This is a predicted structure of a 107-nucleotide RNA (Glycine riboswitch aptamer) from uncultured Rhodoblastus sp.
The model forms 90% of the base pairs in the Rfam consensus.
The sequence was found by an Rfam model in a public genome assembly.
Lineage of the source: Bacteria > Pseudomonadati > Pseudomonadota > Alphaproteobacteria > Rhodoblastus.
[in-house]
RNA sequence: AGACCCUCCGCGGAAGAGUCCGCCGUAAAUCGCCAGCAGGCGAAACCGGCGGCGCCGAAGGCGCAACCGCCCCGGAAACGCUCAGGCCCAAGGACCGCGAAGGGGUG
Numbered sequence: 001a002g003a004c005c006c007u008c009c010g011c012g013g014a015a016g017a018g019u020c021c022g023c024c025g026u027a028a029a030u031c032g033c034c035a036g037c038a039g040g041c042g043a044a045a046c047c048g049g050c051g052g053c054g055c056c057g058a059a060g061g062c063g064c065a066a067c068c069g070c071c072c073c074g075g076a077a078a079c080g081c082u083c084a085g086g087c088c089c090a091a092g093g094a095c096c097g098c099g100a101a102g103g104g105g106u107g
Stems, first nucleotide, its partner, number of pairs: 004104004009099005018053001020052006030043005054087003060083001061081003067075003
C1' cells in the first nucleotide's frame, strides 16, 4: 500500500402514522338561480393560513442503560420520551450497499 477506522461527496435502496374535524381566504371543472346579450350571485375539488383532537419515529434533541474506557469521570442503542419533525404524492429520512477524495494507520 491493500484490508481496516473516521470525515465529506455522488448514486441506489429505505419504514411508520389522518390526504381527520372546524373557521377564514382563493377558486378549476361542474351545477343551480337571475338575466335571456354581456354578465352577476351562490355551491364547490385542490391549495394556503389559523385552531382542535388523534397518531408515528428512522433528521435533530433529550433520558435510562447493557456494555466499553484513560474508571475522578466520561463514551454509549435500532430501547424510551415525543421538544422539534412527520401522518396522499413530493421533499426529508436513521441505516444498508457501491464508487471516489482526504486523513489516520498497519505492513